Record summary:
Predicted 3D model of a 97-nucleotide RNA (Bacterial small signal recognition particle RNA) from an Erysipelotrichales bacterium. The organism belongs to Erysipelotrichales, within Bacteria. The sequence is in RNAcentral, with records from ENA. Its Rfam family is "Bacterial small signal recognition particle RNA". For this family Rfam cites "Kinship in the SRP RNA family" (Rosenblad et al., RNA Biol, 2009).
RNA sequence: UAAUAAUGCCAUUGCGAUGGGCAAGUGUGAACCUGGUCAGGACGGGAACGUAGCAGCCAUAAGCUUCUUACUCAUGUGCGAUGGUUUUUUGGUGGUG
Numbered sequence: 001u002a003a004u005a006a007u008g009c010c011a012u013u014g015c016g017a018u019g020g021g022c023a024a025g026u027g028u029g030a031a032c033c034u035g036g037u038c039a040g041g042a043c044g045g046g047a048a049c050g051u052a053g054c055a056g057c058c059a060u061a062a063g064c065u066u067c068u069u070a071c072u073c074a075u076g077u078g079c080g081a082u083g084g085u086u087u088u089u090u091g092g093u094g095g096u097g
Base pairs, nucleotide, nucleotide: 001094002093004091005090006089008085009084010083011082012081013080014079015078016077017075018074019073020072021071023069024068025067027064028063034059035058036057037056042051043050044049
């Protein structure tokens, strides 16, 4: 000095992480003022039965915490990919002095 490989810088981009927002699901969830079924007991009835209905059980409302999934925003977050640049640096190779 030449090309080259990396690096620095710039742009784009991928998969995650953390925090927030929003939605859904799971779970839980009412002594009574939700529903269903209503043992026992109570009431009515000559009886058959019926009525209301506590506990229990089931299903849930409002709510609640945990977990999961999806979307979105953010970043002093991790690891990459592609392209650009020669204003950075490094390595080797070739040439010249």